This is a predicted structure of a 474-nucleotide part of an RNA (small-subunit ribosomal RNA, 3' major domain) from an uncultured bacterium. Its mean pLDDT, the model's own confidence on a scale to 100, is 82. Rfam family: Bacterial small subunit ribosomal RNA. Rfam links the family to the GO terms structural constituent of ribosome and ribosome.
[in-house]
Context: one part of a larger RNA
Formats: sequence, C1' cells, structure tokens
RNA sequence: UGACGGGGGCCCGCACAAGCGGAGGAACAUGUGGUUUAAUUCGAUGAUACGCGAGGAACCUUACCUGGGCUUAAAUGUAGGGCGACAGCUUGUGAAAGCAGGCUUUCUUCGGACGACCUACAAGGUGCUGCAUGGUUGUCGUCAGCUCGUGCCGUGAGGUGUCGGGUUAAGUCCCAUAACGAGCGCAACCCUUAUCGUUAGUUGCCAGCGGAUCAUGCCGGGGACUCUAGCGAGACUGCCACCGUAAGGUGUGAGGAAGGUGGGGAUGACGUCAAAUCAGCACGGCCCUUAUGUCCAGGGCUACACACGUGUUACAAUGGCCGAUACAAAGGGCAGCUACCAGGUGACUGGAUGCUAAUCUCCAAAGUCGGUCUCAGUUCGGAUCGAAGUCUGCAACCCGACUUCGUGAAGCUGGAUUCGCUAGUAAUCGCAUAUCAGCCAUGAUGCGGUGAGUACGUUCCCGGGCCUUGUACA
Repeated sequence: UGACGGGGGCCCGCACAAGCGGAGGAACAUGUGGUUUAAUUCGAUGAUACGCGAGGAACCUUACCUGGGCUUAAAUGUAGGGCGACAGCUUGUGAAAGCAGGCUUUCUUCGGACGACCUACAAGGUGCUGCAUGGUUGUCGUCAGCUCGUGCCGUGAGGUGUCGGGUUAAGUCCCAUAACGAGCGCAACCCUUAUCGUUAGUUGCCAGCGGAUCAUGCCGGGGACUCUAGCGAGACUGCCACCGUAAGGUGUGAGGAAGGUGGGGAUGACGUCAAAUCAGCACGGCCCUUAUGUCCAGGGCUACACACGUGUUACAAUGGCCGAUACAAAGGGCAGCUACCAGGUGACUGGAUGCUAAUCUCCAAAGUCGGUCUCAGUUCGGAUCGAAGUCUGCAACCCGACUUCGUGAAGCUGGAUUCGCUAGUAAUCGCAUAUCAGCCAUGAUGCGGUGAGUACGUUCCCGGGCCUUGUACA
C1' cells in the first nucleotide's frame, strides 16, 4: 500500500421486512448429469453451465458410428505434356457414391484461343493447445469509482490531491483545506414514449355540403378531427413559502400534459476471475497426408433404472362447456399473404380475385350478453393408447406437425427450502416475427388488451461503496 475480520461508524440495493404470484409434489416439453450404446459428435459446469452455442437434428445440416468408394483431391492458379473434349443421351454393375463401356461432339486470321484430362508444385483437417494469441462476450456493476501533470511531505515503499463538515442517484455539487489543475468514468449530448403548435394531406381521416347504395369514406369534395412524419415549443428547483452560510432539502404550493434524473432504451471507467470461445472467424506452434482429408448409403445426435435445472398444462365454480357479440398494437407477405364462393364434422381441398402493400391480406383472446353444469376425480384435468385421415417433403419405420372418433392416467394446491416483482409494474389474456419445405416452439425476441397488493422501517441475511481500527497474510 492492499487484502481479510463471527472489529467499529456512515450509506445504498426487491438485500431483508410488508405484500402479490410462483418453483420444490403430478403429467408432459426441453436442457444437463449419469448409465447404456457401434455411435449416442463437440463445447458450456457456483454466483457468471443446465429452453446455453442451436434464431428450427427425418435426408441435408453433421462434426459421431457401420459399411462402400476416391487420392492433386470440392475450388483456384502457375509450368509442362499429349488431346478434342466437357456436357448431353444411354448400357452394365451398385444402396448410392463410384467404377467399366457405347453414341454424339469446339472455334480458328493456322500464330493460337477455349475446354477438360495427365504430370509437378501450391491443398485439405469442426485434429490438439482459449495456459501461446487477436477479435468478441459474461461477471463484479450502470457500482461510483480509477488515475495523471506540477507542487508539497517522507531516507524509501509511498502519501497528499481523492481526506474533513454538509449534500446528491452520482468523486453530484458546496464549504473548508499544501495543494492547484486535468483525464477516463457520472451527468448531458443520441433514440423512443407522454403534451401542444406548425408544415404537408396519399394509400390514411370524414365534421360540415352534395350524390349513390340493402349496406360500407363507396363517390364528388374537404384539411376541421384522428393519424402519419418533418420542424419547433415545453421542465430549468424557473416561480412562491419555509429551513440552510452555500450546495441543497421540504411543501395534497401555484401553473402545467408532464416536477425535481417524467417513463423506457442505447451507452459498461481502471481492472478482477491464466473466466468463456482455436467448433463463427482469424492466427503462432504441434500433429494427420491412399488419411485425423474427402464422397456416398444407412444408422446415431430422439437410447432410459435414475438425479437435477428451466418451462407448459392442471388440480377447478373469480371455473368448464355451448350460442351470440365488441375492441388492439407491432410485425410479415410474390416459389408469398390470400378476401370471396363451393366441398368436407375437421385438419384441409378445388376454384377465384386483390395486393411488390398506410391501398389487398395474414387478424385477436381474456371481455360482454344469454343458457347449462352444482362440488363429484366430475361436463375438472388432459397424459397414454387404438382407429381413420390431412399437409409438407425424393422420403414421415427408427424420428414430423395437425384433424376427427374412441380411450380418459397422475393430479384435490405440493416437506425442508427457494425464486421473481415497487406501477401501467406483478399477475393474467391473446397476437406477431426470426429460423423455416415441414416441424417436435410449451422456447426466444417483440407487441398490445385487462390490471392489482404492499413498503412501518434498516435490528437481522446477502452483495456493494466511503472512512477508521487490528493482523503471525501478500
């Protein structure tokens, strides 16, 4: 100087407390461990691995296994050589890849061009090392810290500044001060959302006027309103009262759509964990070269006594079922989204029209109204299994999703323990998208609808910051 303490002081955080809803019990989905296997490819492992890399494992992917092939090889270039091929059609063999044949087959200014083949040289490797690395990322932590120049103090390591008194979300600011300044962080600048004005009205809108229809902004028209998207305004403790030297604090004060960082996002200092990644990519070294390279078929990554994590669905009446009926936002669409019509109980199919989209389309559910069930393993719950189908796709046996009929398991609110959340939040309800032929999505990322309860407080648990103290630790 740090680090540590079941030392002290001050302070903060869904850290506790106060609450709401979960997990831990059940079934299933998914990931992991273990076991099994020819293979169950590899990585990730307290917090910071385990619906993670994977934002799509039937083939492909694919790296694994079994078997069958190739050896300048999948691609590109240089040099040399002999060729007129290559491709197409086709025969045999084969699971295919491949191997062995047949037919057909370039241009030319004759210098060559073009093309494949052969030879030589450069290949290739998801093989090892993340403890050789770059780049990227997690975490402490959006915590308030981490440093420098000059000066001063100290023999020196170092200290001071950065401490003290206040204050703040903040090393934020004020005062004091052997320090005076400065940098990286904080804040602000950026995006979005909440209010208003203005400009512009098409594909959006429709108040007033007119037309038309069974009906609809459907048409003429209009820019008022909504909305769209550019530019501005607006919030600064600015004003008032009180407290305070100041910084600042308090106020069911005013005004205001919004009040003290208005809400949300992006943004992550010096560094820590030899943290993660050589399998995104790049790259040093090492290793393989008729194989650890590469092509193909089939299998595996989907196994199953078990253990754990993350989820979904439930155990019901604030509910289930049936009928009627209302209201979003944000996204997507041409090998696409499809109105509408017809067929089918249905998944869907056959037609048909609009839309390269503020124009057409995908397109809501909880809710509301009415009926029924009456506390039961049930009209709860839907696992599992049987049968028949639909769709995608060369192909659904291993191993897809969906539909219909039947079947109707466990489960009656879950031990110790444990997680999330402070407001348009939790809870609850659906919708969309990426990936994608299809989909094992109950996942992920977004979007809106409905919409709570509680916070006395900081004694305690956990993590962190500052000062101080002890130390046989570095």